[in-house]
RNA sequence: UAGAGUUUGAUCCUGGCUCAGAAUGAACGCUGGCGGCGUGCUUAACACAUGCAAGUCGCACGAGAACGCUUCAGCUUGCUGAAGCUAGUACAGUGGCGCACGGGUGAGUAACGCGUGGGUAAUCUACCUCCGAAUUGGGGAUAACAUUGCGAAAGCGAUGCUAAUACCGAAUGAUAUCUCUAAAAUUUCGGUUUAUGAGAUCAAAGGUGGCCUCUACAUGUAAGCUUCUGUUUGGAGAUGAGCCCGCGUACCAUUAGCUUGUUGGUAGGGUAAUGGCCUACCAAGGCAACGAUGGUUAGCUGGUCUGAGAGGAUGAUCAGCCACACUGGAACUGACACACGGUCCAGACUCCUACGGGAGGCAGCAGUGAGGAAUUUUGCGCAAUGGGGGAAACCCUGAUGCAGCCACGCCGCGUGAGUGAUGAAGGCUUUCGAGUCGUAAAGCUCUGUCAAUAGGGAAGAACAAGGACGGUACCUCUUGAAUAAGCCUCGGCUAACUACGUGCCAGCAGCCGCGGUAACACGUAGGAGGCAAGCGUUGUCCGGAUUUAUUGGGCGUAAAGCGCGCGCAGGUGGUUGUGUAAGUCGGGUGUGAAAGUCCCAGACUUAAUCUGGGGAGGUCAUUCGAUACUGCUUGACUUGAGAACGGGAGAGGGAAGUGGAAUUCCGGGUGUAGUGGUGAUAUGCGUAGAUAUCCGGAGGAACACCAGUGGCGAAGGCGGCUUCCUGGCCCGUUUCUGACACUAAGGCGCGAAAGCGUGGGUAGCGAACGGACUUAGAUACUCCGGUAGUCCACGCCGUAAACGAUGGGUACUAGGUGUGGGGAGUACUGACUCUCUCUGUGCCAAAGCUAACGCAUUAAGUACCCCGCCUGGGGACUACGGCCACAAGGCUAAAACUCAAAGGAAUUGACGGGGGCCCGCACAAGCAGCGGAGCGUGUGGUUCAAUUCGAAAAUACACGAAGAACCUUACCUGGGCUUGACAUGUAGGUAGUAGUGAAGCGAAAGUGGAACGAUCCUUCGGGAAGCCUACACAGGUGCUGCAUGGCUGUCGUCAGCUCGUGCCGUGAGGUGUUGGGUUAAGUCCUGUAACGAGCGCAACCCUCGCUGCCAGUUAUACGUAUCUGGCGGGACUGCCGGUGACAAACCGGAGGAAGGUGGGGAUGACGUCAAGUCAGCAUGGCCUUUAUGUCCAGGGCUACACACACGCUACAAUGGCCGGUACAAUAGGUUGCCAAGCCGAGAGGCGGAGCUAAUCCUCAAAACCGGUCUCAGUUCGAAUUGCAGGCUGCAACCCGCCUGCAUGAAGUUGGAGUUGCUAGUAAACGCGCGUCAGCAAUAGUGCGUUGAAUACGUUCCCGGGCCUUGUACACACCGCCCGUCACGUCAUGGGAGUUGGUAACACCUGAAGUCGGUGGGCUAACCUGAAAAGGGGGCAGCUGUCGAAGGUGGGACCGGCGACUGGGACGAAGUCGUAACAAGGUAACC
Repeated sequence: UAGAGUUUGAUCCUGGCUCAGAAUGAACGCUGGCGGCGUGCUUAACACAUGCAAGUCGCACGAGAACGCUUCAGCUUGCUGAAGCUAGUACAGUGGCGCACGGGUGAGUAACGCGUGGGUAAUCUACCUCCGAAUUGGGGAUAACAUUGCGAAAGCGAUGCUAAUACCGAAUGAUAUCUCUAAAAUUUCGGUUUAUGAGAUCAAAGGUGGCCUCUACAUGUAAGCUUCUGUUUGGAGAUGAGCCCGCGUACCAUUAGCUUGUUGGUAGGGUAAUGGCCUACCAAGGCAACGAUGGUUAGCUGGUCUGAGAGGAUGAUCAGCCACACUGGAACUGACACACGGUCCAGACUCCUACGGGAGGCAGCAGUGAGGAAUUUUGCGCAAUGGGGGAAACCCUGAUGCAGCCACGCCGCGUGAGUGAUGAAGGCUUUCGAGUCGUAAAGCUCUGUCAAUAGGGAAGAACAAGGACGGUACCUCUUGAAUAAGCCUCGGCUAACUACGUGCCAGCAGCCGCGGUAACACGUAGGAGGCAAGCGUUGUCCGGAUUUAUUGGGCGUAAAGCGCGCGCAGGUGGUUGUGUAAGUCGGGUGUGAAAGUCCCAGACUUAAUCUGGGGAGGUCAUUCGAUACUGCUUGACUUGAGAACGGGAGAGGGAAGUGGAAUUCCGGGUGUAGUGGUGAUAUGCGUAGAUAUCCGGAGGAACACCAGUGGCGAAGGCGGCUUCCUGGCCCGUUUCUGACACUAAGGCGCGAAAGCGUGGGUAGCGAACGGACUUAGAUACUCCGGUAGUCCACGCCGUAAACGAUGGGUACUAGGUGUGGGGAGUACUGACUCUCUCUGUGCCAAAGCUAACGCAUUAAGUACCCCGCCUGGGGACUACGGCCACAAGGCUAAAACUCAAAGGAAUUGACGGGGGCCCGCACAAGCAGCGGAGCGUGUGGUUCAAUUCGAAAAUACACGAAGAACCUUACCUGGGCUUGACAUGUAGGUAGUAGUGAAGCGAAAGUGGAACGAUCCUUCGGGAAGCCUACACAGGUGCUGCAUGGCUGUCGUCAGCUCGUGCCGUGAGGUGUUGGGUUAAGUCCUGUAACGAGCGCAACCCUCGCUGCCAGUUAUACGUAUCUGGCGGGACUGCCGGUGACAAACCGGAGGAAGGUGGGGAUGACGUCAAGUCAGCAUGGCCUUUAUGUCCAGGGCUACACACACGCUACAAUGGCCGGUACAAUAGGUUGCCAAGCCGAGAGGCGGAGCUAAUCCUCAAAACCGGUCUCAGUUCGAAUUGCAGGCUGCAACCCGCCUGCAUGAAGUUGGAGUUGCUAGUAAACGCGCGUCAGCAAUAGUGCGUUGAAUACGUUCCCGGGCCUUGUACACACCGCCCGUCACGUCAUGGGAGUUGGUAACACCUGAAGUCGGUGGGCUAACCUGAAAAGGGGGCAGCUGUCGAAGGUGGGACCGGCGACUGGGACGAAGUCGUAACAAGGUAACC
């Protein structure tokens, strides 16, 4: 020292991504009251108009105006001249000092550049301070100026004059410098310091003021003296600077070798000074994996930001250092420069020009343009602080002090305070009750910060005057709540929620993710939260991130151990002494600038800010000390390591030889038609004789049995036998050496298979290839052939899932049990057996470890040493570059871009063409069907004005519909109505009112209105009801079953689904519920870290079968019985035998009407399918309101090339038809069932008895008996059609049913496929009921009659249950997922080339300039000389070395573009296949 979100169905871990914090020279959006203090071109070291930024000194010097004023003179009275003042002033010049400071910028620089600590005995230092000495005497010029020449200008020259603190000799001179001499001290041995003597060399400048004591002139001045100041020469100090050294100081090794002045020496030159700094000569060195050289990037530091710290990032403002001044080069002057506002040259650019030539350098302050997301005024003043000059006054100072602009930052203040509930109005929400904005407002009572007006008014000056800021800060008065609030957010992280709009659209988004009609996630509103003159967003840095891990990580499976060994460097190292003191530890001293940070004080009202003091800060330097540990030195030891000796095992390696079995081939014999191969075939071989079999031969390769989680080897790997050569290992006893050890970057070697080269060899096998199958295809799997190869020799290659996915070494830490090789002991004749021990190799397991799985003396435990490696997935075991290789290729190894995951282990499910166990009319065994025909019905499709709607695999399709002619009815067409066909409320109206309602019109609805005509209560006013009008509202089979309730289907009447407590596990979870048996069953028993419990199962309920009792309407002539109803009994594996675990249970048996659930029904666990239903009902939301409501008429739901589903009737003789004769059970009936009787051929009609029902109404058909038909499209079959009738009903045209006569279609048992059923079942037969006026019912639901066949069994199909296994699935296999191709977008590699940049190299040319040479031209100072002249010295000129830029050339490196091309990533539901995940359908993978 804080964490959170995000991989999963869930979990733990690994791991990345993202967020919350702080900061900022910031920018952008919205907004904006005041003040204080700070900050303000991060980009183009891009280009700059204009002004200013460095001058000053007359006390160094010469010269010296003008304007103007005054006076005077002349006179043409407004001009000329003179004098004075202006004035020794201004400008300019010589000279001195300054201009090397101050100010700016960060281009360059990876460096002694910077930081820190040292050195300088290798040095300099103007101005300043202190101490000493001196300041004598001369000379020659020159600018200014004047005259004059050239030039557009800038400027340049010629002649002449002149001064100095300008310049030059001379004198003097030291403790200065040099040479010689001798000595001492010190020393880093190089020198240094001090001192003796001698010699040589080198100086100077005056100015201003004052005073006369001395001298001269004799007033006072001059010489002189003196003050101040300057000058010269020494010494010392202070300050500043130069140079050198130790240490520290970015990234890249896909930069590994670099270097010729290079490294050193000698001599010389040069510098203030050391030094290859430079030159000549000599030597051949120097640097480098502790990273040279090269490349890229970068000013460094104090500090700043962040962080718990260690660190990381950064280097604005302030301060120290460095570098630069348009670009490059160079020197001059000077104390200091190689000089920002100096010079010269070259270059680029800009400007002027008379075209000849010139001028310039804001990275000073303002300012302009440009660039950019972006950064201010062409302000005031030298008042303060500081700087330059001056003796001073003073001048200069864009340093600096101030002001201006900008919310850019930090800090402070305000936008009011108190009171105020009818909780006002209004907004929003609402469950319509209310809630909320909200004491908020208004109102009332106050205050006066800020703002405004007016008045006063500073400090800042120590030191007389002088204040830019500034009439500023501050103080006072007056007025009066007045002048002053926004921004962001509200799904989670993360504080804060509702409504409306929108409808995967528009949009949001930091991550996860929101949006497809009820969005707390978009937009708006209300409300809320946060911060506040700001608030958000974006960028960047640190943090969180222990996500580079020193503090503080890892590597069996998540990313990660080199394939293995040998070994140099390096790192580490046994026991014990001595010495040392490098590391280490302690003390002292120095330094670590100031500012900053921290602490304590103080000044601005406070704070920010500022001031003073203290503390802290280094791997620093030096010194003194300590000596445990490490190092170093030296001595000893034996346990690590090694050696000797004696034994031992072994597929360890290499070479040579040799053996038998088998395959194939060849020769021969026997022998005949097939063989071979496969899931099944075919190709192939075979009548030219195969296969089979026997004999003989050839050749190559591999070595059965032994053989073993046995052996050996470092790994790869090694297997017949014999011989030779050879490496390592183990055991035993003593002896020897004496730490000789471990590890190992780079290096070297070995290294399966495949592959390559050369030459051999080739029996079998066998990539490629050919053929045959399979298949939709089959470039595969299978088969028949078959070349490289496999083998040998020599040489390459250097990789593998080279794996124990586990680097090597040492030590320690419970055991048990095998096995290989040795040794010892005990007993014993003798160890194969027993015990101990050493060394290998396995299994199990404790502690411990681990995310878990697992590991566990052969560690993945506990520790130490060394090496290698990892840091999200993909891109990528890739590209480029380099190295290696004959090639193939190998080693090393990125980035752009893209995703929010990728991954490990384990869990629960689901799934598997995984396994085990089990069940079900699931299959099988059977019976009857369907699928073919005709018809009925439903659905699809089509059609239509409409053919209303829903249901869609199983789980829609004779389903909603237990009954569409009208109605139903929801659909279509047309005609009407609009408070409505229906409900409630409010207000108003209404007395011949409500209601009934004729004629007329109309298809009806409706319109119309003659006529008739009321009710209840009453306080007698009226009220209720009704009607009319208006307003609220009604209404909707309109939408959403994916907003819902309820109900239902299905898995499935399958046996499962869970909970509490306990236990196990970090956890998801597990256990229980698994195991052994058993059952229809999670049924029961037993075992058991589980013990119990719940919902399911079963039972309880109904019914049928047997029976007892009770009752008896009915039935019957009556009673009993039957029968009907009610209440009971009975069956429980209870009994016997066997099996079984002494169990549960099962098998068999007895008895019984019934036997192991007796048959049937009702009853449907947790859940699944967003299954079905808004059209049964209910209901949220949305939509509609003279219509999507409502009424009516007609039509439609009944259509018809077709397809499917469910049925009926058949195809006939087990039958049809005719006649006769029997036997049921449900069930219904008053708007009903309907008898007898009569009519009709019949449907039916007439009729009316009985029955509100055990009372009346009705009762079968198959069957049986007899006859006929005789195998045909029939005496089968009945469709279709015609005619004639009946019934219901307002009404049978669309569109009903029934009857009779006539007609007499298809169909002769039904392809692939498919359904039901296990006993009173299937099949066959009829009867009833609901709906209903009637009926399209062959449907549905019940009832009885007749009444079978079969089940070996669980291999297979389907469905299900339990256990287990694998999994990359979890929307759960109808899953997941790979690759090519096609299209689009993006980044990237190659690429003929093309175009830029950078740094070098070679050669050419070579500016300015320093240095060198020359110097015949020119030449004041000095010397000689009377002069002329000469000498000395100097200069110009010329020339040489070096030398920037330029040119030419070939290379190197880094970019841009590039036809075409390679792969990659991403993209909506494209194409082709199916590779992987299950045994993924050929196990997968390297």